Predicted 3D model of a 179-nucleotide RNA (Lysine riboswitch aptamer) from Bacillus pumilus.
[in-house]
RNA sequence: CAGUGAGGUAGAGGUUGCGCGGAUGAUGAGUCACUCAUGGGAGAGAUGGAAUCGAAGAUCAUGAGAAAAAAGGCAUCAGCGCCGAAGUGUAUAGAGAGCUCCAACUUUCUUUAUGCUGGGUCUGCAUUGAAUAAAUGCAGGACUGCCACGUCUUUGAAGCGUGGAGGGCUAUCCGGAGA
Repeated sequence: CAGUGAGGUAGAGGUUGCGCGGAUGAUGAGUCACUCAUGGGAGAGAUGGAAUCGAAGAUCAUGAGAAAAAAGGCAUCAGCGCCGAAGUGUAUAGAGAGCUCCAACUUUCUUUAUGCUGGGUCUGCAUUGAAUAAAUGCAGGACUGCCACGUCUUUGAAGCGUGGAGGGCUAUCCGGAGA
């Protein structure tokens, strides 16, 4: 000098980068549930089984009353932790919720292994959801940051075009085949 390394440290993308809990607010909703009246007339009990309720009229439907919801999800504010931040698919193990109990099913959280995604956004489809909110997945579009190559240029910056992926990029330190 230097092939090279998931090496160490510190940073950048954006003020709509990511996440966490807290406060406030809207939505949920004049809905569920409760009481009364009317109708109706046999089972109801979410899927199965049981408890339980029901001719002293249940489940169901309509109306009225009281004015009473809640959770998840959303927005704003300030704070905290950060830049595979974080999210998500598959599989394993455990705990919880939905419900009076058991099973099934659904769902939340944690753990391990592994795959994908640079970032946010718009459109379409599907799932969840009260929802035209939002989230997730798939596909596509433009934008944006980084790097490589090419072009233009004064060799440069900037611009333009093509492509790539965060195990990346920038700076710096350490190690170091070999010369």